A computed fold for a 476-nucleotide part of an RNA from Marinomonas communis, annotated as small-subunit ribosomal RNA, 3' major domain. Model confidence (mean pLDDT): 84 of 100. Rfam family: Bacterial small subunit ribosomal RNA.
Context: one part of a larger RNA
Parts: sequence; C1' cells; structure tokens
RNA sequence: UGACGGGGGCCCGCACAAGCGGUGGAGCAUGUGGUUUAAUUCGAAGCAACGCGAAGAACCUUACCUACUCUUGACAUCCAGAGAACUUUUCAGAGAUGAAUUGGUGCCUUCGGGAACUCUGAGACAGGUGCUGCAUGGCUGUCGUCAGCUCGUGUUGUGAAAUGUUGGGUUAAGUCCCGUAACGAGCGCAACCCUUAUCCUUACUUGCCAGCACUUCGGGUGGGAACUUUAAGGAGACUGCCGGUGACAAACCGGAGGAAGGUGGGGACGACGUCAAGUCAUCAUGGCCCUUACGAGUAGGGCUACACACGUGCUACAAUGGCGUAUACAGAGGGCAGCGAGGCCGCGAGGUGGAGCAAAUCCCAGAAAGUACGUCGUAGUCCGGAUUGGAGUCUGCAACUCGACUCCAUGAAGUCGGAAUCGCUAGUAAUCGUGAAUCAGAAUGUCACGGUGAAUACGUUCCCGGGCCUUGUACA
Repeated sequence: UGACGGGGGCCCGCACAAGCGGUGGAGCAUGUGGUUUAAUUCGAAGCAACGCGAAGAACCUUACCUACUCUUGACAUCCAGAGAACUUUUCAGAGAUGAAUUGGUGCCUUCGGGAACUCUGAGACAGGUGCUGCAUGGCUGUCGUCAGCUCGUGUUGUGAAAUGUUGGGUUAAGUCCCGUAACGAGCGCAACCCUUAUCCUUACUUGCCAGCACUUCGGGUGGGAACUUUAAGGAGACUGCCGGUGACAAACCGGAGGAAGGUGGGGACGACGUCAAGUCAUCAUGGCCCUUACGAGUAGGGCUACACACGUGCUACAAUGGCGUAUACAGAGGGCAGCGAGGCCGCGAGGUGGAGCAAAUCCCAGAAAGUACGUCGUAGUCCGGAUUGGAGUCUGCAACUCGACUCCAUGAAGUCGGAAUCGCUAGUAAUCGUGAAUCAGAAUGUCACGGUGAAUACGUUCCCGGGCCUUGUACA
C1' cells in the first nucleotide's frame, strides 16, 4: 500500500421489511446429471452451467456408431498427357461406386496453341469439429451502469509511499459548492444518439364526412386538406420563475405555469481492472499429433435410450370458473420457388380453385381476455386433460425407430403443494391474446407487440451484494 475481520461510523440496491404472484407436491414439455448403449458426438459447471452454444437432430444437418468403399484425395495451387463441356439409356449394388452405351464436337486464334471444364499419372501438398482457451488474437460473461481508476508538475517522507482523491455540506453520480500543499489533467458519470409523451410548419397515395352533393349505405364516388395518421423539419424542460430552508454557496422542500418537473419514461452506451472465467467446435492462429487415416464418400442407426436425481417452463386442481349462442375494441410484424381472398366440398385438420398483392392499397387476419343471455351447483364433477385404441390430414424421396395437426372413443395424477426458495415498485406485477426469426415440416422455447390492469414500501435492527472513511492483523 492492499486484502481480510462473527471491528466501528456513514450511505446505497426488490438486499431485507410491506405487498402481489409463483417454484418446491401432480401430469406433460425441455435442458442437465447418472445409468444404459455399437454409438447414445462435443462444449457449458456456484452466483455468472442446466428452454445454454442449438434462430428449430426423420435423411441432410452430424462432428458419434456399424457396415461397405477411396487414397494427390470431397476442397486449393503448380506440372505432363488425353478429351470440348455436357448428355441419353441399361445392368450389378443399400448406396457410394463399377461396367457398358447414345447424342454432342462448341468459344478465341498469329493455326503453334490458348480460355473454361472433365479424366489419367507423378510429386510438392491438401485435409483433420484431433490435443492444448494454462501458448494466443478476436469476441463474450461477471463484479456493475457500481462510482470509481489514474497521471503530470509541485510538496512531505531516508524509503516503500503519501498528498491531490481526505474534511464540512450535497447529489443518482469523484454530481456540484465551500474549505484545503496542492494546482491542473485523462479514462469513467452526465450530456451529445435512438425511441416515447405535447404542439407548430410542410406534404396528401391512407384517414375524414368535419362542411357540400351523389349513393348499391361500403369513404363506395365527386369533392375537400380541416381532424386522425404517416414522415421530414422545428418548438418545448433549463431548478428558467415565485416562496421557504441553507453558509450570502451547492443544493433541498413547496408552489405557479405547463402535454411533460427536477435524470419526464424506455433503450443504446459498460472506466482501470478481477475471475490463468468462457470459447482452439464461428473464425483466425503458435506448438504437438494423424497422413491407404485421427483425412474423404455412402447406406442404416444414434444424438429422441430410462430404475432414478436436479434446473427451467407449460397445463391444471375450478364457480372472479367450465361450456354454448350472440357481439365489441389493438399494436407490431411477414409475404413472389411467397401471402393466398370470395365461392364450393369436408364434423374437422384440410382439399379444390385461383381474385388480388413485390403491398399505408391485396393477403396472412377470426384478436383474446371483455360484454349480453343461458346452463352447470361443489361433485374427482359438464373441473382437469395425461395415457391408450381406431380413423384421418399435411409437409416431405421417405414420418418404423423419430414429425405436427384433426375427428371419434378412453378419461390417469391432481382438491393449492414440507423444509426451503424466486420474480416484481407502475402502465410495473398479474392476466389475455397477436406476430416474427429459424424453418419443407416440426415451440409450452426465444425475441417482439399491444389489450385489461393492481397491492405495498413504517423503515434500515437483521440476511445478501456494493461504495467511502477509520481501526486491528502472526496474511500478500
């Protein structure tokens, strides 16, 4: 000087408390451990691994296993020789592949040849998701959006170092003010960026009848540019104004005006560093290792196994509910090898057909909870839907291992969950649907969108994490 303390003081955070809803019990989904297996590919491991890499394993993916094959190789460059490239058909085989076979002679040319592409041969080499993340780059997590981390010169000390950065106030903040052997500065904080909330101007393909007319009652049409919206430019919030407190400061409290008030809400943005944190399997890369195999191809299987244990979720256990009929209101997205309307067929998944749309114009597209009426009457039920049998639909060469969905039948556990434990402070929690990426198909996951919309916070004694000052130490 740090680090640590079941030392002290001050302060903060959904850290506790006050509340609301969960997890832990059930069924299922999913990840992991373990076990099993020919293989169940690999990585991730307290917080910060475990719906994580994986924004999507039937084949492919795929790295694993078994079997069958290849050895200058599936891929790149160089050399020599041959052939245009390419293409048809048959046979063997699980296929890779092997054997035979048909058509084809192109482009440029100084006629020597050349440019693509294919085959053969020799070797230089290719190749490796093989090892080492404790050799590395890059990227990332975490403490933590915590308020800190440092430097120059000066000064103090023999020196390690200190000072500045401590002190008094204040702040979300090393934010600002005052003081001060310090004076300044840098990286951080804040602001500058995006979005949302209000208004103005401009624009008129959507929206509007606001005022007029027509109307098949649909902004459908004429017409309009007011309003809504869209998207470009501006305005607006700065403790600016008033009162009080304060040291006449910084600031705090209250008020006015205002759409918004003291960082308005949200996002992007992550200092010096810590964890030899994670990743050699995104990629790149040193070293080591393999080279008729640890490389490459193909078919089938596996990654989907199942006594069990754990994490994360979904659905429930019901009446603030289930079911039936009718009916209202979003936002944000996506669409051409695509979205696919009206119509017709089917109980339905869906089929048929193809209008319109490269989309503020057409389509996906019915929002759902809600509201109105009816029914059920506390029951393992008209709750719950697992499981199983049968029949189907769709995608796709192909749904056996191993897809999703539909219909009929079946109708398991479950009556609110022990110890323990998690999230959340406002348009939040809770609850309700909607869309997208990936994607042929395959979400209860992920990311986004809106609808309805709470309760509580006395307070900082205690638990956890963190910041500053100080103290002890046999630790570095």